Record summary: A computed fold for a 73-nucleotide RNA from Trichonephila clavata, annotated as transfer RNA. Its Rfam family is "tRNA". Rfam describes the family as follows. Transfer RNA (tRNA) molecules are approximately 80 nucleotides in length. The family's RNA type in Rfam is transfer RNA.

[in-house]
RNA sequence: AUUCCUGUAGCGCAAUGGAUAGUGCGUUGGACUUCUAAUCCAAAAGUCGUGGUUUCGACUCCUACCUGGAAUG
Repeated sequence: AUUCCUGUAGCGCAAUGGAUAGUGCGUUGGACUUCUAAUCCAAAAGUCGUGGUUUCGACUCCUACCUGGAAUG
């Protein structure tokens, strides 16, 4: 330099164009327990990397850039 992949909650990841964006772990509060652990209940936490495009509708399509990674030379 070219090509490909990746980016979504604190962390690891889902979500085939129909939307109230979820799951596990973690965090906080409560129940239970003599106490802790375990278990159960509830809650908080997301500008879906950024800008634009297509569409009635975009996390999802297209495009440019950015982050991280791989391959080739």